[in-house]
RNA sequence: CAAGCAGGCCAGGUGGCCGCUGGCUGCGCUGGCAGCGGGAGGAAAGUCCGAGCUCCACAGGGCAGGGUGCUGGCUAACGGCCAGCGGGGGUGACCCCAGGGAAAGUGCCACAGAAAGCAGACCGCCCUCGCGAUGCGGGGGUAAGGGUGAAACGGUGAGGUAAGAGCUCACCAGCGCCGGGGGUGACUCCGGCGGCUCGGCAAACCCCACUCGGAGCAAGGCCGAAUAGGAGGGCGUUUGAGGGCGGCCCGUCCGAUGCCCUCGGGUAGGCUGCUUGAGGUUCCGGGCAACCGGGGCCCUAGACGAAUGGCCACCUCCCCCGGUCGGGGUAACCCGUCGGGGAGACAGAACUCGGCUUACGGCCUGUUUGGGCC
Repeated sequence: CAAGCAGGCCAGGUGGCCGCUGGCUGCGCUGGCAGCGGGAGGAAAGUCCGAGCUCCACAGGGCAGGGUGCUGGCUAACGGCCAGCGGGGGUGACCCCAGGGAAAGUGCCACAGAAAGCAGACCGCCCUCGCGAUGCGGGGGUAAGGGUGAAACGGUGAGGUAAGAGCUCACCAGCGCCGGGGGUGACUCCGGCGGCUCGGCAAACCCCACUCGGAGCAAGGCCGAAUAGGAGGGCGUUUGAGGGCGGCCCGUCCGAUGCCCUCGGGUAGGCUGCUUGAGGUUCCGGGCAACCGGGGCCCUAGACGAAUGGCCACCUCCCCCGGUCGGGGUAACCCGUCGGGGAGACAGAACUCGGCUUACGGCCUGUUUGGGCC
């Protein structure tokens, strides 16, 4: 320098002007005005898991259905996290794995191939019979060799045999059983025995173990108009309640399953839930770590037709272009400096947390591999 790997951090700052939102104070009190201080994120997102909270349901047991699935730990809980084990990938740093059971049963294994699962004879090899006999045909044996395939029923060698074969033996690999060592455990190491050699797939059905009630802040709680309807009471239907003609009287007109009062339910609307919480930060201690314990400090949006924005100037970081500039180098070029220009992403809280996943601009640290120079 190039290409990677792992981890961490930031999400521009200051000032001015113009706005938005809700809080407090003062004035006005009908809308409002002024001052002060507050106002998004690492993912606020997807709503995929797990909880708190709220309401509903719920004797007990079972069936069905969903989820999870190595071990130990963390946590309120988790399908999350940490540390390991086993397996896999990479030269490496490092990364990935739904990782129980396939000798309980069922099912599937494309293409090719003779045969794909209580195996299988296409070529070849061997034995045998027949014939028109360097061969051909029939019967049988054989999985050692060839060929097909992702996969063909352990591997190498020797014995053995008609040819072969764990048929037998030695060594190796695997599996099972037994014994011993280490580890909390997953597991691992060593020794012995048994020819036992048993294909893969369970994000196929299934079996086993553990686990799971439903809906969600539009949850839920409180207050509560107008109109209509309900219940009760009163008055009244030419002996006229009540209403209109701006107040009263007269007058006049309308007027009857009508008018008035009370009560209760619901709706509109308002308040609440609503932000102090498994909270943040710093120091000390424990632990490899996730995390836990203790002390100090801090309060950090609560809107609902839904605020948190825009413009300008300077500064910082990064990129590009240029210079008669300075330094280094043979040079390409690099560093510094000056001038000009440009860029800053993804994205917007809606009851609150813990995670996961996805989107996205930049910086830093450590580290690996390769190359160059000293």